A computed fold for a 328-nucleotide RNA from uncultured Gaiella sp., annotated as Bacterial RNase P class A.
Rfam family: Bacterial RNase P class A. About the family: Ribonuclease P (RNase P) is a ubiquitous endoribonuclease, found in archaea, bacteria and eukarya as well as chloroplasts and mitochondria.
Of the family's consensus pairs, 96% are formed in the model.
The sequence is in RNAcentral, with records from MGnify.
[in-house]
RNA sequence: CAGGCCGGGUGACCGCGAGCCUCACGGCUCGAGGAAAGUCCGGACACCGCAGGGCAGAGCGCUGGGGAAAUCCCAGACGGCGAAAGCCGAUGGACAGUGGCACAGAAAGGAGACCGCCGGCGGUUACGCCGGUAAGGGUGAAACGGUGGGGUAAGAGCCCACCAGCUCCGUGGCGACACGGUGGCUAGCCAAACCCCGUUCGGUGCAAGGCGAAGCAGAUCCCGUCGACGCGGCCCGCAGAGGGAUCGGGUACGCCGCUCGAGCUGCCGGGCAACCGUCAGCCUAGAGAGAUGGUCACCCAAGACAGAAUCCGGCUUACAGGCCUGCU
Numbered sequence: 001c002a003g004g005c006c007g008g009g010u011g012a013c014c015g016c017g018a019g020c021c022u023c024a025c026g027g028c029u030c031g032a033g034g035a036a037a038g039u040c041c042g043g044a045c046a047c048c049g050c051a052g053g054g055c056a057g058a059g060c061g062c063u064g065g066g067g068a069a070a071u072c073c074c075a076g077a078c079g080g081c082g083a084a085a086g087c088c089g090a091u092g093g094a095c096a097g098u099g100g101c102a103c104a105g106a107a108a109g110g111a112g113a114c115c116g117c118c119g120g121c122g123g124u125u126a127c128g129c130c131g132g133u134a135a136g137g138g139u140g141a142a143a144c145g146g147u148g149g150g151g152u153a154a155g156a157g158c159c160c161a162c163c164a165g166c167u168c169c170g171u172g173g174c175g176a177c178a179c180g181g182u183g184g185c186u187a188g189c190c191a192a193a194c195c196c197c198g199u200u201c202g203g204u205g206c207a208a209g210g211c212g213a214a215g216c217a218g219a220u221c222c223c224g225u226c227g228a229c230g231c232g233g234c235c236c237g238c239a240g241a242g243g244g245a246u247c248g249g250g251u252a253c254g255c256c257g258c259u260c261g262a263g264c265u266g267c268c269g270g271g272c273a274a275c276c277g278u279c280a281g282c283c284u285a286g287a288g289a290g291a292u293g294g295u296c297a298c299c300c301a302a303g304a305c306a307g308a309a310u311c312c313g314g315c316u317u318a319c320a321g322g323c324c325u326g327c328u
Stems, first nucleotide, its partner, number of pairs: 001326006008299007016031006033305001037316002040314005045205004052236004057201005062076005077091001078089004092196002097194002099190003114137002116133007145163006164186001166183001168181005209256004218247006230238001263282004268277003300303001
C1' cells in the first nucleotide's frame, strides 16, 4: 500500500415475539446487521387502460466482458499523482452552430504592440513622427508550437535538425489504443455552458393491492355523450358514464400479501477476474403500538457504529479494538 475477516465469550435465573406439541399446566425450537442507516441508483411484485405514437423533459457516455438491471462489478486503454507497491479520473464531439475565458494585461482567438529591437525622416542632444518585427522583457491559469542552428536591417516555420501535435499509410490488438513511416508546417481552453451525436426511460409504491365483517345521512356548488374522469407537462390515439370540490355523518376489526429466494454453504470444473455451471447439503426474524431485554458469576485486550417492517442487487456514509494474507 492492497485485500479479507471478527467485532465480546461461557453458564445460571427472570422476561419478550413467532412456530410446533398439549384438554390444560406447560414443554421444545428459532429470534437483527455489516452496515438492518441514508433512501442515492436499479429491479422483482402490485395496481393504474397489457403499458401505444410524437413533442418536450430527464439519466447515462473510453474499450471489452459480467450481470435481471443499474449512477453496479471485473479486466484493459489513455491521462494525472507517487521513489515504489499502488491510487485517482462523468474519459463521446471544440473544423455543425451559439456562447464564455474573472483580475491583470497592448492583446483572451484567425487578435494585438506597453517596454524593447531595426530602418527612414526631422532635430546639436534629449527626443519626436512614420514604417517593419514579435526574438527578448512585462501581465496572466492560459499569449497563436518547443529547443538549437542558419538567415535577416531587426526578426519570423522564412529555412534546417530533433521533439510535441495533426493528416494519411503500414504493422500489432476483438477493441479503446500502441509502434513505425509519410506529408504539409501549427489548428488555445471550457460541453458537471447551451448544443450535436449515441443510448435508456409510462406513472404510483406493501399506507401497493385482495378478501371478509361492521357502521352511516345527507347538503351545496362545479364539470360531463359538444366525451368529463382515466392520462401524468402537451398533442394524437384508446376507452368510456359518471366524475370532482367543500361541509356534515360512519368506521379505524379479522385474514391474506409476508418471506423458499436472481437464496445460503461446500466440493469440483470453466474463466486473469467479475462471474458462470454440475453435484451434495441446509432453512435462516416476520411484528401490526410493533419481540430480541435484564440481573448475577467467571474470563479477556473491558466490548465501537448502530437496531429489521414487502423483498432483492448495488452505491454512499458511521464504526472502539483486534486478527490474517500478499506486495513496496